[in-house]
Context: one part of a larger RNA
RNA sequence: CUGGGCAUAAAGGGCACGUAGGCGGUGAAUCGAGUUGAAAGUGAAAGCCGCCAAAAACUGGCGAAAUGCUCUCGAAACCAAUUCACUUGAGUGAGACAGAGGAGAGUGGAAUUUCAUGUGUAGGGGUGAAAUUCGGAGAUCUACAAAGGAAUGCCAAAAGCGAGGGAAACUAUCUGGGUUCCUAUCGACACGGAGGUGCGAAAGCUUGGGGAGCGAACAGGAUUAGAUACCCUGGUAGUCCAUGCCGUAAACGAUGAGUGUUCGCCCUUGGUCUACGCGGAUCAGGGUCCAGCUAAUGCGUGAAACACUCCUCCUAGAGAGUACGGUCGCAAGACUGAAACUC
Numbered sequence: 001c002u003g004g005g006c007a008u009a010a011a012g013g014g015c016a017c018g019u020a021g022g023c024g025g026u027g028a029a030u031c032g033a034g035u036u037g038a039a040a041g042u043g044a045a046a047g048c049c050g051c052c053a054a055a056a057a058c059u060g061g062c063g064a065a066a067u068g069c070u071c072u073c074g075a076a077a078c079c080a081a082u083u084c085a086c087u088u089g090a091g092u093g094a095g096a097c098a099g100a101g102g103a104g105a106g107u108g109g110a111a112u113u114u115c116a117u118g119u120g121u122a123g124g125g126g127u128g129a130a131a132u133u134c135g136g137a138g139a140u141c142u143a144c145a146a147a148g149g150a151a152u153g154c155c156a157a158a159a160g161c162g163a164g165g166g167a168a169a170c171u172a173u174c175u176g177g178g179u180u181c182c183u184a185u186c187g188a189c190a191c192g193g194a195g196g197u198g199c200g201a202a203a204g205c206u207u208g209g210g211g212a213g214c215g216a217a218c219a220g221g222a223u224u225a226g227a228u229a230c231c232c233u234g235g236u237a238g239u240c241c242a243u244g245c246c247g248u249a250a251a252c253g254a255u256g257a258g259u260g261u262u263c264g265c266c267c268u269u270g271g272u273c274u275a276c277g278c279g280g281a282u283c284a285g286g287g288u289c290c291a292g293c294u295a296a297u298g299c300g301u302g303a304a305a306c307a308c309u310c311c312u313c314c315u316a317g318a319g320a321g322u323a324c325g326g327u328c329g330c331a332a333g334a335c336u337g338a339a340a341c342u343c
Stems, first nucleotide, its partner, number of pairs: 003315003007297002012311001014199004022191001025086006034078001035075004040070003049063005089189001091185002095180003101175003105171003108152001113147002117143002123134002161166001204245002207242003213239002218234004256310006264288003268285007292299002317342001325336004
């Protein structure tokens, strides 16, 4: 390199947009670059292969072969190009519909904590048991005001939305996408995508706020042979908001995207048509199961079945996602990514 692969054995990029190259619906006409048929020329000699001669060896003669290239004359299915059409792929418009999709504002109630006042008196808290701890300077409990921050009970569901990360109190505003349906419109405008660009949980970083609860680090009390832990009492960063970075996760369905073809049954969310009693048909979403596939587990019309197109990635273990170099970053570090040695 070819091959064989990527749910769990090594291997699907975290996700999207998109450049180049790749690949791509239907019917005609033209063309003849690719393709393909025939003929000619060329393809030095030696060599290789076959025959003959000679022979110690070197050698001599004849023929065959020669994937290739050039030119001439043809073919026109495929591919490419040009032109003309088509509508079923893709897009656009009208009607209807669902939704925790996004952004910035405003508002509410429950609870924890703190605090003011009243009532009230000796314990509270915590655990397997305790202690540290709070409390006659009046705690815990209880009643009623106040403050502040964070999260939004029930509804709630195998439910719905989003490319993914994700997203749940309520209200209005701005805004993205989707589904369905009949007709209209356009006329292949499609798919995928190396580089590239954007988004991207949590933690962490910068600057300025905020700080109720929780809580790395830290302190103390226990446990224990020890206990730098599990348990308890406290508690700083952080968690929250704004701003700019970081760019990673078991970023998982451990399953790349798109298109087409293939038994049934059940449930449910959102539409449309029909029936009007259960139902039936068809799109887009969940569960179970044939055939088929798989090493097995299992997957099974939302495939891991049968096929096609394009992209990433893998090639025994360990060394090692390490070293060095480079790019990016304020840093933490990220991305790219070996070898020796060894089995």
About this RNA:
Model confidence (mean pLDDT): 83 of 100. This is a predicted structure of a 343-nucleotide part of an RNA (small-subunit ribosomal RNA, central domain) from Nicotiana undulata. The organism belongs to Nicotiana, within Eukaryota. Its Rfam family is "Bacterial small subunit ribosomal RNA".